[in-house]
Context: one part of a larger RNA
RNA sequence: UUGGGCGUAAAGCGUCCGUAGGUGGCCGUUCAAGUCUGCCGUUAAAACCAGUGGCUUAACCACUGACAGGCGGUGGAAACUGAAUAGCUAGAGUGUGGUAGGGGUAGAGGGAAUUCCCAGUGUAGCGGUGAAAUGCGUAGAGAUUGGGAAGAACACCGGUGGCGAAAGCGCUCUGCUGGACCACAACUGACACUCACAGGACGAAAGCUAGGGGAGCGAAAGGGAUUAGAUACCCCUGUAGUCCUAGCCGUAAACGAUGGAUACUAGGUGUUGUGAGUAUCGACCCUCACAGUGCCGGAGCCAACGCGUUAAGUAUCCCGCCUGGGGAGUACGCACGCAAGUGUGAAACUC
Numbered sequence: 001u002u003g004g005g006c007g008u009a010a011a012g013c014g015u016c017c018g019u020a021g022g023u024g025g026c027c028g029u030u031c032a033a034g035u036c037u038g039c040c041g042u043u044a045a046a047a048c049c050a051g052u053g054g055c056u057u058a059a060c061c062a063c064u065g066a067c068a069g070g071c072g073g074u075g076g077a078a079a080c081u082g083a084a085u086a087g088c089u090a091g092a093g094u095g096u097g098g099u100a101g102g103g104g105u106a107g108a109g110g111g112a113a114u115u116c117c118c119a120g121u122g123u124a125g126c127g128g129u130g131a132a133a134u135g136c137g138u139a140g141a142g143a144u145u146g147g148g149a150a151g152a153a154c155a156c157c158g159g160u161g162g163c164g165a166a167a168g169c170g171c172u173c174u175g176c177u178g179g180a181c182c183a184c185a186a187c188u189g190a191c192a193c194u195c196a197c198a199g200g201a202c203g204a205a206a207g208c209u210a211g212g213g214g215a216g217c218g219a220a221a222g223g224g225a226u227u228a229g230a231u232a233c234c235c236c237u238g239u240a241g242u243c244c245u246a247g248c249c250g251u252a253a254a255c256g257a258u259g260g261a262u263a264c265u266a267g268g269u270g271u272u273g274u275g276a277g278u279a280u281c282g283a284c285c286c287u288c289a290c291a292g293u294g295c296c297g298g299a300g301c302c303a304a305c306g307c308g309u310u311a312a313g314u315a316u317c318c319c320g321c322c323u324g325g326g327g328a329g330u331a332c333g334c335a336c337g338c339a340a341g342u343g344u345g346a347a348a349c350u351c
Base pairs, nucleotide, nucleotide: 004322005321006320007305008304012319014202015201016200017199021194022193023192025088026087028085029084030083031082033081034080035077036076037075038074039073040072041071042070043069049065050064051063052062053061054060091191092188093187094186095184096183097182098181099180103177104176105175106174107173108172109171110154114150115149116148117147118146119145120144121143125136126135162169163168207248208247209246210245211244212243216242217241221237222236223235224234259318260317261316262315263314264313267296268295269294270293271292272291273290274289275288276287277286300307301306324351325350326349333344334343335342336341
């Protein structure tokens, strides 16, 4: 390479948009590039293969013949692919009417708690632990009452509930704004799917730059304990950081360890959104459908565990990735970055 694979054995890019490319719905007509087919030419000789002959045989040698396949030319077929063209509406999109939502972003407001400050009451402890000590406190702490300030986070509702491509999103109100779902079937008429180491955007936490902010928590650091030691676990402090604005970084067990799209293939039971039916004065109840989100489970699949209409089943299309362990996500080179580093990514050697 072929083949085989990628939930857990090696293997799904963190996610999305999207170019080239690949692939692509139904029904006609035309063409004939692919496809199928007839004929012709060519594909040196030798060799191979078949037949015949010559050395006593064989090896060996000579003669005759030929397939398959390739390439080119020419004639034909038109089912499929393709191209052109005329249409269709089941895919896709638009429209109209509704619906739910912590989707995003900006602004305004709120209460509980915490810490600190001031004042009152009040007196000897408080705090912390397995037990203690460091620490705080007679210069009046802790407790309690009143007032004030600050920053961060939003109890209950809250739910294998909702929304978002993922990361993620939760007090209330308002502005701006993205998407989804349901119903109708009015419009367009294949406009679709996937997507390269083409390209672009987003991307937790930590970290970096500049300027703010700093209540609580808290790497580092200091102290107290524990211990043989204790650069830890426990305790008292506590700086960066955590927060905001602008920019960078671009990684995570970025996980469903499961790429995306479409179709098909038993059910049962919850739940969210919408619609229809039934019922009713009406709402609830009940039944069904579509879209999501869970649990259980049949066939089937799987090494097993398990998956099982939200597939890891049955198929098609496109992309990414894997190929024994270590060396190593290292070295070197290149690109990006302020740096930290990230991306790409070997070999010797060894088992």